The part of an RNA shown here (small-subunit ribosomal RNA, 5' domain) has 533 nucleotides and comes from a bacterium. The coordinates come from a structure-prediction model, not an experiment, and the mean pLDDT is 85. RNAcentral holds the full RNA, with entries from ENA and SILVA.
Context: one part of a larger RNA
RNA sequence: GGACGAACGCUGGCGGCGUGCUUAACACAUGCAAGUCAAGGGGAAAGUUUCCUUCGGGGGAUGAGUAUACUGGCGAACGGGUGCGUAAUAUAUAAGCAACCUACCCAUGGGAUUGGAAUAACUCCGAGAAAUCGGGGCUAAUACCAAAUAAUGCAGCGGCACCGCAUGGUGAUGUUGUUAAAGUUGCUUCGGUAACACCUAUGGACGGGCUUGUAUCCGAUUAGCUAGUUGGUAGGGUAAUAGCCUACCAAGGCAACGAUCGGUAGCUGGUCUGAGAGGAUGAUCAGCCACACUGGAACUGAGACACGGUCCAGACUCCUACGGGAGGCAGCAGUGAGGAAUAUUGGGCAAUGGGCGAAAGCCUGACCCAGCAACGCCGCGUGAAGGAUGAAUGUCGUAAGAUUGUAAACUUCUUUUCUAGGGGACGAAUUGUCAAAUUCUGUAAGGGAUUUGAUUUGACUGUACCUUUGGAAUAAGCCCCGGCUAACUACGUGCCAGCAGCCGCGGUAAUACGUAGGGGGCUAGCGUUGUCC
Numbered sequence: 001g002g003a004c005g006a007a008c009g010c011u012g013g014c015g016g017c018g019u020g021c022u023u024a025a026c027a028c029a030u031g032c033a034a035g036u037c038a039a040g041g042g043g044a045a046a047g048u049u050u051c052c053u054u055c056g057g058g059g060g061a062u063g064a065g066u067a068u069a070c071u072g073g074c075g076a077a078c079g080g081g082u083g084c085g086u087a088a089u090a091u092a093u094a095a096g097c098a099a100c101c102u103a104c105c106c107a108u109g110g111g112a113u114u115g116g117a118a119u120a121a122c123u124c125c126g127a128g129a130a131a132u133c134g135g136g137g138c139u140a141a142u143a144c145c146a147a148a149u150a151a152u153g154c155a156g157c158g159g160c161a162c163c164g165c166a167u168g169g170u171g172a173u174g175u176u177g178u179u180a181a182a183g184u185u186g187c188u189u190c191g192g193u194a195a196c197a198c199c200u201a202u203g204g205a206c207g208g209g210c211u212u213g214u215a216u217c218c219g220a221u222u223a224g225c226u227a228g229u230u231g232g233u234a235g236g237g238u239a240a241u242a243g244c245c246u247a248c249c250a251a252g253g254c255a256a257c258g259a260u261c262g263g264u265a266g267c268u269g270g271u272c273u274g275a276g277a278g279g280a281u282g283a284u285c286a287g288c289c290a291c292a293c294u295g296g297a298a299c300u301g302a303g304a305c306a307c308g309g310u311c312c313a314g315a316c317u318c319c320u321a322c323g324g325g326a327g328g329c330a331g332c333a334g335u336g337a338g339g340a341a342u343a344u345u346g347g348g349c350a351a352u353g354g355g356c357g358a359a360a361g362c363c364u365g366a367c368c369c370a371g372c373a374a375c376g377c378c379g380c381g382u383g384a385a386g387g388a389u390g391a392a393u394g395u396c397g398u399a400a401g402a403u404u405g406u407a408a409a410c411u412u413c414u415u416u417u418c419u420a421g422g423g424g425a426c427g428a429a430u431u432g433u434c435a436a437a438u439u440c441u442g443u444a445a446g447g448g449a450u451u452u453g454a455u456u457u458g459a460c461u462g463u464a465c466c467u468u469u470g471g472a473a474u475a476a477g478c479c480c481c482g483g484c485u486a487a488c489u490a491c492g493u494g495c496c497a498g499c500a501g502c503c504g505c506g507g508u509a510a511u512a513c514g515u516a517g518g519g520g521g522c523u524a525g526c527g528u529u530g531u532c533c
Base pairs, nucleotide, nucleotide: 001533002532003531004530006529007528008527009526010525013380014379015378016377017376018375019373020372021338026336027335028334030333031332032331035074036073037072039071040070042068047062048061049060050059051058052057081291082290083289090216091215092214093213094212095211096210097209100208101207105204106203107202108201109200110199111198113147114146115145116144122137123136124135125134126133127132153178154177155176156175157174158173160171161170162169163168183196184195185194186193187192217263218262219261224254225253226252229251230250231249232248233247234246235245236244266288267287268286269285270281271280272279273278293314294313295312296311297310316327317326318325319324344370346369347368348367352366353364354363355362356361383413384412385411386410394403395402396401418470420468421467422466423465427460432455433454434453435452436451437450438449439448440447441446477522478521479520480519481518482503483502484501488517489516490515491514492513498505499504
């Protein structure tokens, strides 16, 4: 000098864009953060209306097959948070898998037949304070089960061609065995047809798994470490390779090119600094990893050993009728605690993205916005021009004057900001509906796709911006002045009080302390402290 997720002191007008618990991965009240659905069986109420009425009320229609709980499908493994652990089961980079998986999506081929038994909701009964649980009965499905069909799938046994460094790979091919399925909605001349779903196979895409080389902090006051340890055979296991696991056999494997042990730490793109080489760092944004009260485990599933799932153990908190139960903010807000220190229990799904759905749509504390904070960067303003008799005041003074100082007053002007009023966007493209056209399918009705036109959708927000009105009106501080280092005098103090980054000032003439005048620097900031280069 530069930098900062900064803090502290004094001061503080506005706007744009960013950023905001670095400490206790400490504990958490409250609300919200993951739902959705032309599969399925049940199925309300308010309100409106009508009929009957003993005027209390009752029945019907509509509301509505709506709300809603339930079975079922898909999602919940994404998105969001944090950095505990981890020095290599990680990350970065370069390769490999002839050792692998991949829901939804895309392309292509083929197929979707016939039956069956349950169960939730519901209803009846029971236990319990509750959480919840038990028993009897009824019922459906795109839930479940069985059978049929069966190849280019899978498994066994064969031969053939081509290829390969290899355990082998690729391509057809023979035979035996084995493995599937679900409908809904629209239209219908009831024959079908279209859309979306369903099953199977192959390929792709996307995402992942595994293996290898190299690189990645400190300590030798850590020198030896290792028994599933190193390799082999066989078996098990996995989507898949492998001591991944087991039995048996061999005795290996790593290490001064630093094994093992200990300490510290998420890694990277990047960021800061520097002429560079380097050094430091890893907030925000992006990629990967790890974790979800602590430890362990599996289930479901295409995918988890699963933040807002399950089970077990532990600590803690809460409820209890003492028998037993409930919970997990390192999601967004918010609270306490800790700390020098870090924000609102806000608005909206309008946009972008995500989940479900044929769609309308629903959900979305992701996200988009608003609020708070000079925390940072950038921009603007606090007026401009004229104005000497160099007014007054203050300070100094050799008492002449000098300086404050064109500064003020005063004159003329402007109005960014500000005040009050008026106008007023972009972000909106869609989707849906209506109309038209083209095209595909279908005997047809109808349906799908594409295009065009009209209409419709904004949290921010009456915001940005534009314009009118008024009037210099609403807006300057902080640090320093001995040298380094730009800027000096007076008074007070008297080794006192104090200053100080270093050298050092202060003991009666202090340009170094305190105050004043003057001056210098930066400016909505200026200084101090801390850390890094």